[in-house]
RNA sequence: GACUCCGUAGCUCAAUCGCAGAGCAUUCGGUUCUUAACCGAAGGGUUCUGGGUGCAAGUCCCAGCGGGGUCA
Repeated sequence: GACUCCGUAGCUCAAUCGCAGAGCAUUCGGUUCUUAACCGAAGGGUUCUGGGUGCAAGUCCCAGCGGGGUCA
């Protein structure tokens, strides 16, 4: 340099263009003599950035940025 995949909660990841979610973690509560485990609830989001299409974009298109892989 070319090609390709990825970027969403603190972490790991979902999400036919149609209400942004789960697990873990955190906080609170229940249970227990206490802890762990278990059960319940709550908080936590500029979906990498900018633009385009469309009634509607995490999703489609373009450019950029960052990361992984293959080739040179």